c-di-GMP-I riboswitch aptamer from Ornithinibacillus californiensis, 76 nucleotides, folded computationally. It matches the Rfam family "c-di-GMP-I riboswitch aptamer". Rfam's curators write: GEMM was predicted in a large-scale screen for bacterial structured RNA regulatory elements. It was read from a public genome assembly, where an Rfam model found it. Its mean pLDDT, the model's own confidence on a scale to 100, is 81. The source organism's lineage runs through Bacteria, Bacillota, Caryophanales, Bacillaceae and Ornithinibacillus. The model forms 94% of the base pairs in the Rfam consensus.
RNA sequence: AUCUAUUAAAGGCAAACCCAUUGAGAAGUGGGGACGCAAAGUCACAGGUCCAAUUCCGGAUGGCUGGAUUGCAUAG
Numbered sequence: 001a002u003c004u005a006u007u008a009a010a011g012g013c014a015a016a017c018c019c020a021u022u023g024a025g026a027a028g029u030g031g032g033g034a035c036g037c038a039a040a041g042u043c044a045c046a047g048g049u050c051c052a053a054u055u056c057c058g059g060a061u062g063g064c065u066g067g068a069u070u071g072c073a074u075a076g
Base pairs, nucleotide, nucleotide: 003076004075005074006073012037013036017032018031019030020029021028022027035063041069042068043067045066046065047064048061049060050059051058
């Protein structure tokens, strides 16, 4: 350096819900909160789901699946 695994430590993230706020909506952002997560870091390329539209076109979702890419520790 590469691959595989996750058992310990140091840490990390933050579901539902509540408050505020943005949005036509799905949903997003901030604070609280903690169901869980070895990538629950990033990317909307493919599929799925949701919103909008209802000809085409658009938007959201990475904590839905696949894929790509980056990363900590230990062991092999």